[in-house]
RNA sequence: UGAGUCGACUAGGCGGUCGCGUUAGGGUGGUUGUCUGCCCUACCGAGGAACGUCCGGGCUCUAUAGAGCAUGGUGGUGGGUAACGCCCACCCGGGGUGACCCGCGGGACAGUGCCACAGAAAACAGACCGCUGCGAUGGAUUUCGGUUCGUCGCAGUAAGGGUGAAACGGUGGUGUAAGAGACCACCAGCGUGCCGGGUGACCGGUGCGGCUCGGUAAACCCCACCAGGAGCAAGGUCAGGCAGGAUACGUUCGAGGGCUGCUCGCCUAAGUAUCCGGGUAGACCGCUAGAGGGUGUCGGCAACGGCACUCGUAGAUGGAUGACCGCUACCCGCCUGCUGGCAACGGCAGACGGUGACAGAACCCGGCGUAUCGGUCGACUCAUCCG
RNA sequence: GCCCCGGUAGCCCAACUGGCAGAGGCGUUCGGCUCAAACCCGAUCCAGUGUGGGUUCGAAUCCCACCCGGGGCA
Numbered sequence: 001u002g003a004g005u006c007g008a009c010u011a012g013g014c015g016g017u018c019g020c021g022u023u024a025g026g027g028u029g030g031u032u033g034u035c036u037g038c039c040c041u042a043c044c045g046a047g048g049a050a051c052g053u054c055c056g057g058g059c060u061c062u063a064u065a066g067a068g069c070a071u072g073g074u075g076g077u078g079g080g081u082a083a084c085g086c087c088c089a090c091c092c093g094g095g096g097u098g099a100c101c102c103g104c105g106g107g108a109c110a111g112u113g114c115c116a117c118a119g120a121a122a123a124c125a126g127a128c129c130g131c132u133g134c135g136a137u138g139g140a141u142u143u144c145g146g147u148u149c150g151u152c153g154c155a156g157u158a159a160g161g162g163u164g165a166a167a168c169g170g171u172g173g174u175g176u177a178a179g180a181g182a183c184c185a186c187c188a189g190c191g192u193g194c195c196g197g198g199u200g201a202c203c204g205g206u207g208c209g210g211c212u213c214g215g216u217a218a219a220c221c222c223c224a225c226c227a228g229g230a231g232c233a234a235g236g237u238c239a240g241g242c243a244g245g246a247u248a249c250g251u252u253c254g255a256g257g258g259c260u261g262c263u264c265g266c267c268u269a270a271g272u273a274u275c276c277g278g279g280u281a282g283a284c285c286g287c288u289a290g291a292g293g294g295u296g297u298c299g300g301c302a303a304c305g306g307c308a309c310u311c312g313u314a315g316a317u318g319g320a321u322g323a324c325c326g327c328u329a330c331c332c333g334c335c336u337g338c339u340g341g342c343a344a345c346g347g348c349a350g351a352c353g354g355u356g357a358c359a360g361a362a363c364c365c366g367g368c369g370u371a372u373c374g375g376u377c378g379a380c381u382c383a384u385c386c387g
Numbered sequence: 388g389c390c391c392c393g394g395u396a397g398c399c400c401a402a403c404u405g406g407c408a409g410a411g412g413c414g415u416u417c418g419g420c421u422c423a424a425a426c427c428c429g430a431u432c433c434a435g436u437g438u439g440g441g442u443u444c445g446a447a448u449c450c451c452a453c454c455c456g457g458g459g460c461a
Base pairs, nucleotide, nucleotide: 001383002382003381004380005379006378007377008376009375010374012328013327014326015325016324017323018322020045021044023042024041025040026039027038028037029036030035047358051369052368054367055366056365057364058363059231060230061229062228066264067263068262069261071227072226073225074224075223076090077089078088079087080086091105092103093102094101095100106222107221111220112219113216114215115214128161129160130157131156132155133154134153135152136151137150138149139148140147141146169187170186171185172184173183174182188212189211190209191208192207193206194205195204196203197202235285236284237283238282244276245275246274247273248272249271256268257267258266292311293310294309295308296307297306298305299304330356331354332353333352335350336349337348338347339346340345388460389459390458391457392456393455394454397413398412399411406444414432416430417429418428419427437453438452439451440450441449
């Protein structure tokens, strides 16, 4: 200098005018109230994802959440955490020259299912071609011993061909009629014993067994672990309004309810369910200080945790946080001047013009995923050149 | 705010217990029938299954993420 990997931060700044919302104060009006209409003033007023609602929790109601089944989820090991399907570290497998990245990564000798087409055969394997032997038979040749080429039948054979995503280890040799882990050597895998290291997943070494055993569990299933259900439209308080009727079941022989299924158990208890008809569509609490942020220090490889100090006003409910103007920072384009270089291509200063993403709280947190104009910083890798 | 479904030719739909790159109807175009047309008959055209990734030999189908559409709850 070029190419690249990983991580962190930022999401313009200042001022003015008008507008909106919460809270506080003041003025003024109201059937006098810790209330409210209007006006004025002051303070404050979206995010890194507020988003998707994909997970996990807090909180609320229900048995302080109970038992069994069903169902759903998770899935290498160890740790972190309130918890998780998240995060960190490591192991194993795969990719990259490398920094580094990716993995729904338990079990297929518990069982069942499936493996289309092609192919002879697709899961207790299997003879289509080929190879080999024997028998029968036809031909060629002959020194009449044979040799050789076909056809048919029986048998042997998984080395070769061909099919397929996948064909029951690979290479070489022994062996054989031809062959074959049939046997041997080495290699690969599997199982198993021992030794060493590690908390562990696992790793290294060594011995034995010819054991060679297909794939699929993001098919059913098995194993281990987790989950009771519903969700702030949870739940509670107050105000206001209305009109009841029909049918069914039921009141200690217990309907119904207890928030997706079934059985039990427990609690509750005089109403409940369906249909027709009628009324309302308000206010307040929940509501924002919380597993909060920052700095320092200590422990830890890290995620994270302990301690100390410090900071800290969004809370709407048809739903506020917007619009315009001025100056300025960054970026882009073009022009001018100066300037580096042989060139490609740059650097500095000035003027003019342009652009500003994704998106918006609604009970609150921790994650994940997705969207995003740009800008800044740090660590590291590879290639080339110079010292 | 919370919860639940669906997406396949231009339109309506099937295949969703993984297996021939996907059936059918309406429609398009052409031919036949007819004097001409409709009806009818024959042929033809139109999809790579919302998008991307994964599992698998193989994905419309199974899994994950996203996009779009619809419905319910006081």